[in-house]
Context: one part of a larger RNA
């Protein structure tokens, strides 16, 4: 100087506490440790690992493991030689890979004694340089992330002090989300943060006016369409508007901080994106690139099968519940953001149904996905292991795809397990948030309870800062560095 204290003072955070709803008990579902295995590929491990990478393991992926092949190689770039186009196509083996034989059989330029020669392409074939390694080091790196942290902090130049480490300034007094500002002050300026500038959502105006939109006028076959119009909704470019900028009141005549007024919006209006100096030899050589080290007829490389999906057992993270604020039945109303040509697929018809036939429109404000659910009205259930729950079994379907045994998904019959609100502990959220309801979208032949979005209906509760965690500033003691 800095770390630390079960010293002190200030201050702040869903940090307590005030509340609502889980999680811990069920069942399944996925990660993960164990264990088992021929293999259950690797990696990640306290907050910050554990629905993580993986935004999707049936073959492929795939890196494991068994078993079959190949050896200049599945891929690059040159070098000799040789041979001819290569691909293709048949035969015979084989599970494929492949291996073995057969068949077809060049191309351009230039020379030419027209016999054929040279050089190039492009392929094989031997041979060599070399290819390859998701093989090991993340503790040899880059690069990217995570995390203290969206905390308010980190530091530099003169000058000043001080033998020196080093201090000053960054300390005080006030404020503030904020080292934000103000005033003081041996300091005075300035970087990197902070805040603005950027997107987006909330008002208004301008311009546009079609695929969107219908107030008004006209037609028609008059709950509708078509046209005319572009006002209003939206749509998407441009500006307006919020600045403590008016008034009061406090403060030091300051910054400010409470009241009010106008105002769609008030005091950072809500969200998002933006992560200072650094700390964790913090993750990652399997994203990528990379030094060393290794392999080099195998630690490469190809193909089938199997495995990554096992199952006494523990853990995290989640779906569905245990029901009447509820299940089931019929009717019936209203979104938002998005996807779409190897696609999304309507009318119309079969099927209880998954689905299949159909095949209009649509490269989409046009046409489809598209029926939102919770909500409403109104029937039934009547407290019960039930009309609650829906595992988990056998049965018959269906889709996708070379192929669902290992191992996908969805449908109807049947079948009806645990659970009657969960110890110790424990997590999450201050508003359009928490709770709940459905809805898309990446990944994707298929396959989501996961992830990213999306709107809809919509809450309690904050007295306060003792006490638990984190963190910030200032100041005390240390036999710690």
């Nucleotide at each position: 100087u800095g770390a630390c204290g079960g010293g002190g003072g200030c201050c702040c955070g869903c940090a307590c506490a005030a509340g609502c709803g889980g999680u811990g008990g069920a069942g399944c579902a996925u990660g993960u440790g164990g264990u088992u295995u021929a293999a259950u590929u690797c990696g990640a491990c306290g907050c910050a690992a554990c629905g993580c990478g993986a935004a999707g393991a049936a073959c492929c992926u795939u890196a494991c493991c068994g078993g079959g092949g190949c050896u200049u190689g599945a891929c690059a770039u040159c070098u000799u030689u040789c041979u001819g186009a290569c691909c293709g196509c048949c035969u015979g083996g084989g599970a494929a890979a492949c291996c073995a034989g057969g068949u077809c059989u060049u191309c351009u330029u230039c020379c030419u004694u027209c016999g054929g020669g040279a050089a190039g392409a492009c392929a094989g074939a031997a041979a060599g340089a070399c290819a390859g390694g998701u093989g090991g080091u993340g503790c040899a790196u880059g690069g990217u992330u995570g995390u203290c942290g969206u905390c308010a902090g980190c530091u530099c130049g003169u000058g000043u002090c001080g033998u020196g480490a080093g201090a000053u300034g960054u300390u005080g007094g006030g404020u503030u989300a904020a080292g934000u500002c103000c005033c003081a002050c041996a300091a005075c300026g300035a970087g990197c943060g902070c805040a603005a500038c950027c997107c987006u959502u909330g008002u208004c105006c301008u311009u546009a006016u079609u695929u969107g939109c219908c107030a008004g006028c006209c037609u028609g076959u008059c709950u509708c369409a078509g046209g005319c119009g572009u006002a209003c909704u939206u749509u998407a470019a441009g500006g307006a508007g919020a600045c403590u900028g008016c008034c009061g009141u406090a403060g030091a005549u300051a910054a400010u901080a409470c009241g009010g007024a106008g105002g769609a919006a008030g005091g950072u209006g809500g969200g998002g994106a933006u992560g200072a100096c650094g700390u964790c030899a913090a993750a990652u050589c399997c994203u990528c690139a990379u030094g060393c080290c290794c392999c080099u007829u195998a630690c490469g490389u190809c193909c089938c099968g199997g495995g990554c999906u096992a199952c006494a057992c523990a853990c995290g993270u989640g779906c569905u519940a245990c029901a009447a604020u509820g299940g089931u039945c019929u009717g019936u109303a209203c979104a938002g953001a998005g996807g779409g040509u190897u696609g999304c697929u309507a009318a119309g018809g079969a099927g209880c149904g998954a689905u299949c036939c159909g095949g209009a429109g649509c490269c989409a404000a046009u046409c489809c996905c598209a029926g939102a659910a919770a909500g409403c009205a109104g029937g039934c259930c009547c407290c019960a292991g039930u009309u609650c729950g829906g595992a988990u079994u056998g049965g018959a379907g269906g889709c996708u795809g070379c192929a669902a045994c290992u191992c996908g998904c969805c449908u109807c019959c049947a079948u009806g397990a645990a659970g009657u609100c969960g110890g110790a502990a424990u997590c999450g959220c201050u508003a359009g948030u928490a709770a709940u309801c459905g809805c898309g979208g990446a990944u994707c032949a298929g396959c989501a309870u996961g992830c990213c979005g999306c709107g809809g209906u919509g809450a309690a509760u904050c007295c306060g800062u003792u006490c638990c965690c984190g963190g910030g500033c200032c100041u005390u003691g240390u036999a710690c560095a």
The part of an RNA shown here (small-subunit ribosomal RNA, 3' major domain) has 481 nucleotides and comes from an uncultured Atribacterota bacterium. It matches the Rfam family "Bacterial small subunit ribosomal RNA".